Source information: A computed fold for a 520-nucleotide part of an RNA from a Phycisphaerae bacterium, annotated as large-subunit ribosomal RNA, domain I. It matches the Rfam family "Bacterial large subunit ribosomal RNA". Gene Ontology terms of the family: ribosome and structural constituent of ribosome. The sequence was found in a public genome assembly. The coordinates come from a structure-prediction model, not an experiment, and the mean pLDDT is 81.
[in-house]
Context: one part of a larger RNA
RNA sequence: GGUGCAUGGUGGAUGCCUAGGCGUGUGAAGGCGAUGAAGGACGUGACAGGCUGCGAUAAGCUCCGGGGAGCCGCCAAGUAGGCUUUGAUCCGGGGAUGUCCGAAUGGGGCAACCCGUCAUCACCGGGCAACCGGAUGGUGUCAUCUGUCGCUGAAUGCAUAGGCGGCAGAAGCGAACCCAGGGAACUGAAACAUCUAAGUACCUGGAGGAAAGGAAAUCAACCGAGACUCCGUCAGUAGCGGCGAGCGAAAGCGGAACAGCCCAUGGCUUUGAGCCAUACGUUGUGGCAAGCUGAGCGGAACGGUCUGGAAAGGCCGACCACAGAAGGUGACAGUCCUGUAUGCGGCAGGCGCGUUACAACGGUCGAGUAGGUCGGAGCUCGUGGAACUCUGACUGAACAUGCGGGGCCCACCCUGCAAGGCUAAGUACUCUCACACGACCGAUAGAGAACAAGUAAAGCGAUUGAAAGGUGAAAAGAACCCCUUCUAGGGGAGUUAAAAGUACCUGAAACCAUGUACCU
Numbered sequence: 001g002g003u004g005c006a007u008g009g010u011g012g013a014u015g016c017c018u019a020g021g022c023g024u025g026u027g028a029a030g031g032c033g034a035u036g037a038a039g040g041a042c043g044u045g046a047c048a049g050g051c052u053g054c055g056a057u058a059a060g061c062u063c064c065g066g067g068g069a070g071c072c073g074c075c076a077a078g079u080a081g082g083c084u085u086u087g088a089u090c091c092g093g094g095g096a097u098g099u100c101c102g103a104a105u106g107g108g109g110c111a112a113c114c115c116g117u118c119a120u121c122a123c124c125g126g127g128c129a130a131c132c133g134g135a136u137g138g139u140g141u142c143a144u145c146u147g148u149c150g151c152u153g154a155a156u157g158c159a160u161a162g163g164c165g166g167c168a169g170a171a172g173c174g175a176a177c178c179c180a181g182g183g184a185a186c187u188g189a190a191a192c193a194u195c196u197a198a199g200u201a202c203c204u205g206g207a208g209g210a211a212a213g214g215a216a217a218u219c220a221a222c223c224g225a226g227a228c229u230c231c232g233u234c235a236g237u238a239g240c241g242g243c244g245a246g247c248g249a250a251a252g253c254g255g256a257a258c259a260g261c262c263c264a265u266g267g268c269u270u271u272g273a274g275c276c277a278u279a280c281g282u283u284g285u286g287g288c289a290a291g292c293u294g295a296g297c298g299g300a301a302c303g304g305u306c307u308g309g310a311a312a313g314g315c316c317g318a319c320c321a322c323a324g325a326a327g328g329u330g331a332c333a334g335u336c337c338u339g340u341a342u343g344c345g346g347c348a349g350g351c352g353c354g355u356u357a358c359a360a361c362g363g364u365c366g367a368g369u370a371g372g373u374c375g376g377a378g379c380u381c382g383u384g385g386a387a388c389u390c391u392g393a394c395u396g397a398a399c400a401u402g403c404g405g406g407g408c409c410c411a412c413c414c415u416g417c418a419a420g421g422c423u424a425a426g427u428a429c430u431c432u433c434a435c436a437c438g439a440c441c442g443a444u445a446g447a448g449a450a451c452a453a454g455u456a457a458a459g460c461g462a463u464u465g466a467a468a469g470g471u472g473a474a475a476a477g478a479a480c481c482c483c484u485u486c487u488a489g490g491g492g493a494g495u496u497a498a499a500a501g502u503a504c505c506u507g508a509a510a511c512c513a514u515g516u517a518c519c520u
Stems, first nucleotide, its partner, number of pairs: 001519009015505001016470002020441002022438007029430002031173002039101003042055003046079002049075003061095006070083003106115003116142001118140005123134004144170009177208001178206005188195001192242001218225002229256005239247002260422003263366001265277004280362009291351003296344003302317005318335002320324001326338003371395008381407001402417005457464002477504001480492004
């Protein structure tokens, strides 16, 4: 030095566990905001670092309802001081307060800061008083745009622009879903240009709890159907396509769900979106109202003995069950606790079939339209024989004796009535809440995050982004003694079922050490 064995150290694998995640389903909710949001800054406790709550009335104020013995949130114990059966803490609901920033909106600004106008109040001074002046502070007010109503009003006569005021509204935020306006490239075509990817990603605008669409100028085929949306099928069919790569319907049939309507009539006045009356329809708001939701309440039935630290385990004998789901309790509990089946209640708040009152609204058969030409786009359709739909330019009908469509076009036939509008349900989604479930995970897994987690840390910034769970049933968390540099650590003693001793369940391997046997 090596190998084997043994005993330790180190280390934190493994096993067991779960406080947290993931997924699915059902239901709810589907918005918040100038009455100042989302998100923050700074404060706020007797002592107060973080989290939570709250806002100078600051872990809270007030009222109503529930509840019933303790309470003053968590990490997190302690001391001090309080509250509470005259009902606290706590739970549900209404209200008050709500600094500063933020759409941020009096002006400014390097967000959480600075500086103002006017009114009024407090205070001071003057004045008999009305009132006037003043430094500081409190409260309120003052942004912009749009619509509408009114007043005023130029060049310029009427007007209009402009100015002023009243009233109403908007703005900003939000996960996905939806509609519209714009709109790629990588890629595929084994290269690449038409084509594809794809009307995708992305940008912008707008809206709702859904949105969009929607009551035939539709299909069909000589039979007929009868708004729209969604699903299955039709069908990878008919087709399109450097006929390459690829793209790709519809009718019909079977289902889900079903719902249809309006722009009216008469009169008076007159040109204007006129006024009046009535009917009907729709929408909104308010009242009433069953019911649902929204704190909660009741809720059956077990003892003995043995082992053990502990009984829920074993043994013996009982009981309940519309309840033997589940969780907890010192090991495995139907009958110990919370619950479960089941039954009941509910002020305020929310929803609300219906009913009732009031209010608002209602463009009358659709012309610069249909169609045409040129240029594009959408459809399965890439210009093709290319209909149909949309429209940038130029043109431009008929008027129910009419017009559109049936895939160039023509005839016959069939079918419908464009150029105005509204419309629930079936469908899509889940930032969020509740409940239930899982041949989902179990701390290198499952969310990035079971812990101070979008934290620590990195970056000028956009942004990136961790690690880190477990004593024990209960702190009973080791009084006291000894060694010591008086610290760490250790040895006794004690607690405990066990030191499991807060570097704490179990405690593998690598690695290190000691002892021993053998080899060199």